Model confidence (mean pLDDT): 79 of 100. This is a predicted structure of a 100-nucleotide RNA (Bacterial small signal recognition particle RNA) from a Planctomycetota bacterium. The sequence was found by an Rfam model in a public genome assembly. It matches the Rfam family "Bacterial small signal recognition particle RNA". By type it is a non-coding RNA gene.
[in-house]
RNA sequence: GGCUCGGCGCCGCGCAGCGAACUCCGCGUGAACCGGGUCAGACCGGGAACGGAGCAGCCCUAAGCACGGUAGAUCGGGUGCCGUGGCUGUCCGGGCCUCC
Numbered sequence: 001g002g003c004u005c006g007g008c009g010c011c012g013c014g015c016a017g018c019g020a021a022c023u024c025c026g027c028g029u030g031a032a033c034c035g036g037g038u039c040a041g042a043c044c045g046g047g048a049a050c051g052g053a054g055c056a057g058c059c060c061u062a063a064g065c066a067c068g069g070u071a072g073a074u075c076g077g078g079u080g081c082c083g084u085g086g087c088u089g090u091c092c093g094g095g096c097c098u099c100c
Base pairs, nucleotide, nucleotide: 001097002096003095004094005093006092007091008089009087010086011085012084013083014082015080016079018076019075020074022072023071024069025068026067028065029064035060036059037058038057043052044051045050
């Protein structure tokens, strides 16, 4: 000096993990009127019995909101050296060859 191997470095892919919001499940909350049920009072019809529509209240629930759960896929990164491929370096170490 050349070749080659390994380490370190860089890049890609994969995998894992973290975060976000989405889907799903559960609990809660949730409609003056424009959801449902029951409809006090009052109103209407009726001689009356009773009937009618129906506000408030109460109950159920929708959209939505909040919390939790683990699962899925999506997105994101100064997450990891985990796997694999590549890049090449005034870097480190080894082997072989050649020259002085």